[in-house]
Molecule: transfer RNA
Organism: soil metagenome
């Protein structure tokens, strides 16, 4: 340089053919359990969907273009 995945919560991930509230495990705060800590239960914070356009009544998701990482090829 050229091909093809990846990028969603502090971590690791799902998210189906575009449609009504962005979820799950962690983790982390509170409360509850306990002489105390560990486990357990209950309950809640936390999101520029990498960035910018763009299509569409409506985009995490369908196009484009930049960036990061990984992988081939040269």
């Nucleotide at each position: 340089g050229g091909g093809c995945g990846u990028g969603u919560a502090g971590c690791u991930c799902a998210g189906c053919u575009g449609g009504u509230u962005a979820g799950a495990g962690u983790a982390c705060g509170a409360c509850g359990u306990u002489g105390a800590c560990a486990u357990c239960g209950u309950c809640g914070g936390g999101g520029u969907c990498a960035c910018a356009g763009g299509u569409u009544c409506g985009a995490g998701u369908c196009c484009u273009g930049u960036c990061a990482c990984g992988c081939c090829c040269a």